A computed fold for an 85-nucleotide RNA from Acetomicrobium hydrogeniformans, annotated as c-di-GMP-I riboswitch aptamer.
Its mean pLDDT, the model's own confidence on a scale to 100, is 91.
RNA sequence: AAACGAAAAAGGCAAAGCUGCCGAAAGGUGGUGACGCAAAGCCGCGGGUCUAAAGUUGAAAAACCAUGACAGCCGGGCUGCCGAA
Numbered sequence: 001a002a003a004c005g006a007a008a009a010a011g012g013c014a015a016a017g018c019u020g021c022c023g024a025a026a027g028g029u030g031g032u033g034a035c036g037c038a039a040a041g042c043c044g045c046g047g048g049u050c051u052a053a054a055g056u057u058g059a060a061a062a063a064c065c066a067u068g069a070c071a072g073c074c075g076g077g078c079u080g081c082c083g084a085a
Base pairs, nucleotide, nucleotide: 004083005082012037013036017032018031019030020029021028022027035072041078042077043076045075046074047073048070049069050068055064056063057062
């Protein structure tokens, strides 16, 4: 330095549920709470998934649509703590 990840140490994050706020929604965020996580730190770059306000179509019901989201869906990029085998 690269790879690897321990029934190691020091720390870290926090699913579902409940709840305040924001949002049209998906979802985000604070609190509570721990299912899990060695990148569960960061980036929507490729794929995927979710939503459909505006817009388009429609007599209506509704359909389509991302410029909205998800990094704890899979890849990719950037950065980082510790050190047994």